[in-house]
Context: one part of a larger RNA
Molecule: small-subunit ribosomal RNA, central domain
Organism: Iris pallida
RNA sequence: UUGGACGUAAAGCGUCUAUAGGUGGCUUUUCAAGUCCGCCAUCAAAUCCCAGGGCUCAACCCUGGACAGGCAGUGGAAACUACCAAGCUGGAGUACGGUAGGGGUAGAGGGAAUUUUCGAUGGAGCGAUGAAAUGCGUAGAGAUCGGAAAGAACACCAACGACAAAAGCACUCUGCUGGGCCGACACUGACACUGAGAGACGAAAGCUAGGGGAGCAAAUAAGAAUAGAUACCCCAGUAGUCCUGGCCGUAAACGAUAGAUACUAGGUGCUGUGCGUAUCGACCCGUACAGUGCUGUAGCUAACGCGUUAAGUAUCCCGCCUAGGGAGUACGUUCACAAGAAUGAAACUC
Numbered sequence: 001u002u003g004g005a006c007g008u009a010a011a012g013c014g015u016c017u018a019u020a021g022g023u024g025g026c027u028u029u030u031c032a033a034g035u036c037c038g039c040c041a042u043c044a045a046a047u048c049c050c051a052g053g054g055c056u057c058a059a060c061c062c063u064g065g066a067c068a069g070g071c072a073g074u075g076g077a078a079a080c081u082a083c084c085a086a087g088c089u090g091g092a093g094u095a096c097g098g099u100a101g102g103g104g105u106a107g108a109g110g111g112a113a114u115u116u117u118c119g120a121u122g123g124a125g126c127g128a129u130g131a132a133a134u135g136c137g138u139a140g141a142g143a144u145c146g147g148a149a150a151g152a153a154c155a156c157c158a159a160c161g162a163c164a165a166a167a168g169c170a171c172u173c174u175g176c177u178g179g180g181c182c183g184a185c186a187c188u189g190a191c192a193c194u195g196a197g198a199g200a201c202g203a204a205a206g207c208u209a210g211g212g213g214a215g216c217a218a219a220u221a222a223g224a225a226u227a228g229a230u231a232c233c234c235c236a237g238u239a240g241u242c243c244u245g246g247c248c249g250u251a252a253a254c255g256a257u258a259g260a261u262a263c264u265a266g267g268u269g270c271u272g273u274g275c276g277u278a279u280c281g282a283c284c285c286g287u288a289c290a291g292u293g294c295u296g297u298a299g300c301u302a303a304c305g306c307g308u309u310a311a312g313u314a315u316c317c318c319g320c321c322u323a324g325g326g327a328g329u330a331c332g333u334u335c336a337c338a339a340g341a342a343u344g345a346a347a348c349u350c
Base pairs, nucleotide, nucleotide: 004321006319007304008303012318014201015200016199017198021194022193023192025088026087027086028085033081034080035077036076037075038074039073042070043069049065050064051063052062053061054060091191092188093187094186096183097182098181099180103177104176105175106174107173108172109171110154114150115149116148117147118146119145120144121143125136126135163168206247207246208245209244210243211242215241216240220236223233259316260315261314262313263312266295267294268293269292270291271290272289273288274287275286276285299306300305324349325348332343333342334341335340
């Protein structure tokens, strides 16, 4: 490489947009590049295969012949692919009418709690733990009441719920703005799918510059416990956590399951929007589409399990795997301020 795989055994890029490329709906026509058929030329001899013959047989040798296949030429066929031309509406998209939503972004406002501070009351403990101690407190703590300030996060509603490509997203209101779904069927007429390179986004931690700093809390320090205790427990506490600008580009970035399309039993919840029935109206009941769960048939699977949201049955395209360790290491290269990231071996060993 062929083949076979990728939920858990090795293996789906963290996610999306999109270039080249690959693949591509229905009908009719052109053409004959692919495709198929016939004929012909050639592919030295020997070898292989078949038939016959010669060495006493055989190996061996001689004579004759053919299949298959390759590359051309020539004459045809026209179903499929490609091409040409014309058309279609089911895929895709646009417009229209509705609609749900913590989707994004900017601004404004709010209350509970915490801590600090000021004032008042009051007078001996508080706090912590398995038990204690360190700690705070007669310079008046803790407790209670009132005032003020600050920062961060938004109880209940709340859900097995909603939205978003993923990361993620929740106090309330407003501006701007993206996507989805449903309904009618007006328009375009295959405009589609995937996507190497490429680009964009990308939790937390970390870095850089300037702010901010209530609570929490790596590091650090003290107290315990312990044989020891660089820990678990406790009293403190700095980076950080927060905001603005810029980097980093990684996660068990998980559904450990790439994306798209079609087909293949049901039952039962929830969310959104319709239709029918019903009604004064809302429910109820039946039904359709889109999403999100549970259960389960056929089928699949090594089993676990999956099961119309497939891990079933098929097609297309991309990524990726090939025993364990060495090792996601070394070297080289690219990127980054750095930390490091990306790409990524071998010797050796078993």